Notes:
Predicted 3D model of a 108-nucleotide RNA (SAM riboswitch aptamer (S box leader)) from Planococcaceae bacterium Storch 2/2-2.
RNA sequence: UCCUUAUCAAGAGCGGGCGAGAAAUCUGGUUCGAUGACCCCGCGGCAACCAGCACGUCAUACGUGUAGUGGUGCCCACUCCAGCAAGCGUACGCUUGACAGAUGAGGA
Repeated sequence: UCCUUAUCAAGAGCGGGCGAGAAAUCUGGUUCGAUGACCCCGCGGCAACCAGCACGUCAUACGUGUAGUGGUGCCCACUCCAGCAAGCGUACGCUUGACAGAUGAGGA
């Protein structure tokens, strides 16, 4: 980098550094940002994907649970919203799905 698969409406912040943009990409909207965002570091926290552990079971499979441990992940806004398709409805909107993306696990 690519493939497969599961999930994406919940949850979780302080301090220090830097100094102007940031929210994946393009377009439009919207939001965050000199009361210092984004990013980096430290500490803290959330969660429960994998491992671990506990229980059930004939069962290394499967199910349920746990968060004291390990591997990731995450800590503005639904993945911030829309863009494509279908349905409903006059505009505008609503719902569902797809695409794209993110994260885990497995594989090439």
Record summary: The model forms 97% of the base pairs in the Rfam consensus. NCBI's taxonomy places the organism under Bacteria, Bacillati, Bacilli, Caryophanales, Caryophanaceae. The prediction has a mean pLDDT of 83.